[in-house]
């Protein structure tokens, strides 16, 4: 130096351009003699950052950064 791919909630991950879901973990609250197990319920994402394009972007296009593979 060249080329791919990856970045969404605290972890792991979903999502045809059209209300950003789920598990796991967290708090309440049942159950229980106590703990673990289980039931219900709630909070938790401005989607790496930054522009554009469109009624409308996680999704399309540009820059970037940060990782991980491949060439050389």
């Nucleotide at each position: 130096g060249c080329g791919a791919a990856a970045a969404u909630a605290g972890u792991u991950u979903a999502a045809u351009g059209g209300u950003a879901g789920a598990a796991c973990a967290u708090a309440a609250u049942c159950u229980u003699g106590c703990c673990a197990a289980g039931a219900u319920u709630a909070a938790g994402a401005u989607u790496g950052a930054g522009g554009g394009u469109u009624c409308a972007a996680g999704u399309c296009c540009c820059u970037u950064u940060u990782u991980u593979c491949g060439c050389u």
Transfer RNA from Asparagopsis taxiformis, 72 nucleotides, folded computationally. The coordinates come from a structure-prediction model, not an experiment, and the mean pLDDT is 83. It is recorded under the gene name trnG.